[in-house]
Molecule: SAM riboswitch aptamer (S box leader)
Organism: Chloroflexota bacterium
RNA sequence: CCCUUAUCAGGAGAGGUGGAGGGAUCCGGCCCACUGAAGCCCGGCAACCUCCCAGUUGUCUACAAAGCGGGCGACCGGGAACGGUGCCAAUUCCGCUCCGAUACGUCGGAGGAGAUAAGGG
Numbered sequence: 001c002c003c004u005u006a007u008c009a010g011g012a013g014a015g016g017u018g019g020a021g022g023g024a025u026c027c028g029g030c031c032c033a034c035u036g037a038a039g040c041c042c043g044g045c046a047a048c049c050u051c052c053c054a055g056u057u058g059u060c061u062a063c064a065a066a067g068c069g070g071g072c073g074a075c076c077g078g079g080a081a082c083g084g085u086g087c088c089a090a091u092u093c094c095g096c097u098c099c100g101a102u103a104c105g106u107c108g109g110a111g112g113a114g115a116u117a118a119g120g121g
Stems, first nucleotide, its partner, number of pairs: 001121008013042001015041003021032003027095003043088003048084002050080004055075007092113001096111006
């Protein structure tokens, strides 16, 4: 960098430092910011990977059978959070394309783009 899958309406400090910017990118909106931005530290949130418990199920398998086990996998519910990431204004702040609805202001769905995780190349 590319591919696949999942998720993206919820959640997260009135701390320290720092000093002017920030909200991914271009452009346009609209916002946040010296009643202090980014960054860094601490703190926190979440629970994708991870771990524990229970259930359903596929498949392989030991035993003569029944029954009861064992291995691997899928799905689902609950819990933990030491570790690997991520995240901590506003829907992924909004915008693009298509479809539908409309009280014409918008609203909903799909796609695209993007972000994050896990796996693969």